[in-house]
RNA sequence: CUCAUCGAGAGGGGCAGAGGGACCGGCCCGUUGAAGCCCCGGCAACCGGUACGAGCGCGUGUCCUGACGCGUCCCGUACGAGGUGCCAAAUCCGUCUCAGGGCGAGAGCCGCCGUGAGAAAGAUGAG
Numbered sequence: 001c002u003c004a005u006c007g008a009g010a011g012g013g014g015c016a017g018a019g020g021g022a023c024c025g026g027c028c029c030g031u032u033g034a035a036g037c038c039c040c041g042g043c044a045a046c047c048g049g050u051a052c053g054a055g056c057g058c059g060u061g062u063c064c065u066g067a068c069g070c071g072u073c074c075c076g077u078a079c080g081a082g083g084u085g086c087c088a089a090a091u092c093c094g095u096c097u098c099a100g101g102g103c104g105a106g107a108g109c110c111g112c113c114g115u116g117a118g119a120a121a122g123a124u125g126a127g
Base pairs, nucleotide, nucleotide: 001127002126003125004124005123006122011040012039013038014037015036019029020028021027024094025093026092041087042086043085046083047082049079050078051077052076053075055072056071057070058069059068060067091121095119096118097117098116099115101113102112103111104110
């Protein structure tokens, strides 16, 4: 830099001792113990693997568009020993653009609230 995903899921113990949730703002978590390190456990299914199915190719045999075997694999499903990752809160919320809705005396302007689509920023994986 590119692509995919991000409202699901999953925590105990030991050491340590004041911070942490990316930045900023908000709002939270934290001495009933934060970060960090270690041990054990778990979640998930990105990579990789296994099995089955589909597809494709080749072969055998038969002749009906069906059958069998082998190989391959962009696809689907299941599993989870391996490589990462993760285990408060939607990526905790927000920012920008566009479109719709509601409230306010409310048609316009304005303010507030909430919705949808896209983008940005960030995280993780693969290349």

SAM riboswitch aptamer (S box leader) from a soil metagenome, 127 nucleotides, folded computationally. It matches the Rfam family "SAM riboswitch aptamer (S box leader)". Rfam links the family to the GO term regulation of gene expression. The sequence is in RNAcentral, with records from MGnify.